[in-house]
Molecule: transfer RNA
Organism: Candidatus Poseidoniales archaeon
RNA sequence: GCCACUAUAGCUCAGUUGGUAGAGCAGCUGAUUUGUAAUCAGCCGGUCAUCAGUUCAAGUCUGGUUAGUGGCU
Numbered sequence: 001g002c003c004a005c006u007a008u009a010g011c012u013c014a015g016u017u018g019g020u021a022g023a024g025c026a027g028c029u030g031a032u033u034u035g036u037a038a039u040c041a042g043c044c045g046g047u048c049a050u051c052a053g054u055u056c057a058a059g060u061c062u063g064g065u066u067a068g069u070g071g072c073u
């Protein structure tokens, strides 16, 4: 220098043919217990890396940028 892939909650990751974003763990509250752990119920938490474009509508499609991983030279 070139190519491919990845970027979604604090962490690990889903998200189908574009139709209003979820799980587990963590955190908080409550129940249970003499108390802790465990268990159960509920809650909180997101500018979907970023900037544009297409569309009635974009996490999803297109282009640029940034960061990371891998390969080639």
Stems, first nucleotide, its partner, number of pairs: 001072007010025004019056001027043005049065005